[in-house]
Predicted 3D model of a 102-nucleotide RNA (SAM riboswitch aptamer (S box leader)) from Brevibacillus fulvus. Model confidence (mean pLDDT): 85 of 100.
């Protein structure tokens, strides 16, 4: 990096450096941010996926990855439904995490 599968409405913050934009791409909206957002480092949490035990459809730990504003922020592509030009549910796509191949 490329492919398969599963999973995504839960959960979990602070200091230090920087110094302006950030929230995967584009678009419309909404949020966050000089009360310092993002990104790095450091500590500490969270339990998503492998590991580990156990009284095994759970539950404990926190060893590897991951994660710690706002439903994968919300939608935008298709159905379908309903009091119909909205408003619900489904499903694709795309992404994001783990695992496993190559």
């Nucleotide at each position: 990096u490329u492919c398969u599968u599963a999973u995504c409405c839960a959960g979990a913050g602070a200091g230090a450096u920087c110094g302006a934009g950030g929230g995967a791409u584009c678009u419309g909206g909404c949020c966050c941010u000089a009360u310092g957002a993002c990104a790095u480092c450091u500590c500490a949490g969270c339990a998503a996926c492998c590991u580990g035990u156990c009284g095994c459809u759970g539950a404990c730990a926190a060893g590897g990855u991951g994660c710690u504003c706002c439903g994968u922020c919300c939608a935008g592509c298709a159905g379908a439904a309903u009091u119909u030009c909205a408003u619900u549910c489904u499903g694709a796509a795309a992404g994001a995490u783990a695992a496993g191949a190559a």
Description: The organism belongs to Brevibacillus, within Bacteria. RNAcentral holds the sequence, with entries from Rfam.